The part of an RNA shown here (small-subunit ribosomal RNA, 5' domain) has 523 nucleotides and comes from an uncultured prokaryote. RNAcentral holds the full RNA, with entries from ENA.
Context: one part of a larger RNA
RNA sequence: GAUUGAACGCUGGCGGCAGGCUUAACACAUGCAAGUCGAGCGGAAACGAAGAUAGCUUGCUAUCAGGCGUCGAGCGGCGGACGGGGGAGUAACGCGUAGGAAUCUACCUAGUAGUGGGGGAUAGCCCAGAGAAAUUUGGAUUAAUACCGCAUACGCCCUACCGGGGAAAUCUUUCGGGACCUUGCACUAUUGGAUGAGCCCGCGUGAGAUUAGCUAGUUGGUGGGGUAAAGGCCUACCAAGGCGACGAUCUCUAGCUGGUCUGAGAGGAUGAUCAGCCACACUGGGACUGAGAUACGGCCCAGACUCCUACGGGAGGCAGCAGUGGGGAAUAUUGGACAAUGGGGGCAACCCUGAUCCAGCCAUGCCGCGUGUGUGAAGAAGGCCUUAGGGUUGUAAAGCACUUUCAGUGGGGAGGAAGGUAUCAAGUUUAAAUAAGCUUGGUAAUUGACGUUACACACAGAAGAAGGACCGGCUAACUCCGUGCCAGCAGCCGCGGUAAUACGGAGGGUCCGAGCGUUAAUC
Repeated sequence: GAUUGAACGCUGGCGGCAGGCUUAACACAUGCAAGUCGAGCGGAAACGAAGAUAGCUUGCUAUCAGGCGUCGAGCGGCGGACGGGGGAGUAACGCGUAGGAAUCUACCUAGUAGUGGGGGAUAGCCCAGAGAAAUUUGGAUUAAUACCGCAUACGCCCUACCGGGGAAAUCUUUCGGGACCUUGCACUAUUGGAUGAGCCCGCGUGAGAUUAGCUAGUUGGUGGGGUAAAGGCCUACCAAGGCGACGAUCUCUAGCUGGUCUGAGAGGAUGAUCAGCCACACUGGGACUGAGAUACGGCCCAGACUCCUACGGGAGGCAGCAGUGGGGAAUAUUGGACAAUGGGGGCAACCCUGAUCCAGCCAUGCCGCGUGUGUGAAGAAGGCCUUAGGGUUGUAAAGCACUUUCAGUGGGGAGGAAGGUAUCAAGUUUAAAUAAGCUUGGUAAUUGACGUUACACACAGAAGAAGGACCGGCUAACUCCGUGCCAGCAGCCGCGGUAAUACGGAGGGUCCGAGCGUUAAUC
């Protein structure tokens, strides 16, 4: 000099863009952070609307009647393996980079072949119990895209599911509908693609020798097992190997990288925010489910801690977003919205989303703007100094003439909105259709948290807006008074013992400026 996730002192007008527990991976009250599908199913707890009938308090009750919009709980499907968090552990194929072969991959996508026919249960509901609760037992009964066989497919193995809408004709009917046909969406098997994931390996990636020897599934082979997959991955037998001063083993420290800071560079330091990978989810262990699991807001066991209890027994996990206590020099709101972007579910409408987008707080940083402009010598008054003449503060002020950024007030006002819905037209699909679906176009009414938005206009009035450090040398900037080796200063040299430009105050000056200094840290 540059820099910082900074802190502290004094001071503080506005805006934009960023950033904001570096310490206790300490403990957590409360709320929210993962649901969705009725176009899979049996159904109807709640809410709502219209109608009919009956009763009357004339807007309420009951029934028709789950009939409709919808939908609690339940079965079932998909998603809870993404997204979000902090960095404890890890010196390792963990990461970075360059390669490899013995693998899997739900949803998506391209192709091929199909979707036939049966069965038995079970939750819910109902009935009866146990328990303070969490929860739980027995009986009866019911459905499915839940479950189990059969057929179809290549030697074996394995395996299929339907739902919505629909005009006319034909058949059938329990008069609701169904069959047939068409269309769309699904489902099964299989072959590819894409995406994602698992595995192997060369090289690189801290410190310590006051750590020199380490190793028995250890190193290799054969047989067997296991995995999606190679392999001592596991096991039986056989051989006695394998690593190491090119630093094994052990100990300490540490997430790695793209990057960031500094530097002319080489390097050195670092790994906040953002992005990629890894590992973790109260501590330790375990598997289940699933295409996929370190399964944060899943399960089981053990432990510590906290809470409830009727003492028999139960419940919990903020290193998600806010927030609390504690620790600390130190770090924010128990905010708004799903309008946009993205994600999950759904045919869709839509629902959910503390991801995200926004707002709030903080000079924490960077950037921009303002706190007026011109004129004004009686060089006013006052202050300070003085050689007592004067000098300086100083065009500074006052006065006169202007301007109105920003802040304030008022009315106006883009863009972030693409879509989705309704309707009309055309096309397409079909044996046919004016129906339904799809595509395109037109029209209509709409969808904004931010938001009193950005922005421009009008109004009023200089009106509301300057400080901090320093002045002996390094280092830009000097005099007076006070003090008298005292009080004090100090980054280094050093000042102070009666004329201190070095202490304290004043006047003046210098440097920066909504900041200025100090401390800490890196180059």